RNA sequence: UAUAUCAAAGGGCAAACCUGUUGAAAAGCAGGGACGCAAAGCUUGGUAUCUAAGCGAUUUUCGUAUGAUUGACCGGCCGCAGCU
Numbered sequence: 001u002a003u004a005u006c007a008a009a010g011g012g013c014a015a016a017c018c019u020g021u022u023g024a025a026a027a028g029c030a031g032g033g034a035c036g037c038a039a040a041g042c043u044u045g046g047u048a049u050c051u052a053a054g055c056g057a058u059u060u061u062c063g064u065a066u067g068a069u070u071g072a073c074c075g076g077c078c079g080c081a082g083c084u
Base pairs, nucleotide, nucleotide: 004084006082012037013036017032018031019030020029021028022027035071041077042076043075045074046073047072048069049068050067054064055063056062057061
C1' cells in the first nucleotide's frame, strides 16, 4: 500500500411514537425521542412502491404523476478508524 475481516475509541445519522407546521393526499420540514445504521453520506439515473389534486373514461368507480419514498433494490460519485 492492497485485499479480507469487523476489534476498540472518538464522532456522525436517527425508526416507531408525540407536538407544531406545509400539503388534495402520499408525504415533507422543525423540536422531542432512540429501533436501528459503516455509507442510514451525495446523486435522483434505472426499477419498484405509495398517493391521485388535476385530467380522462364505460363516473357509488376505474385509469393516469406532472406529486412523493433511497431507513426499497441496482447503478454513478465521494469517504472515518485499522485490532487481526
Annotation: A computed fold for an 84-nucleotide RNA, annotated as c-di-GMP-I riboswitch aptamer. It was read from a public genome assembly, where an Rfam model found it. Its Rfam family is "c-di-GMP-I riboswitch aptamer". Rfam links the family to the GO term cyclic-di-GMP binding.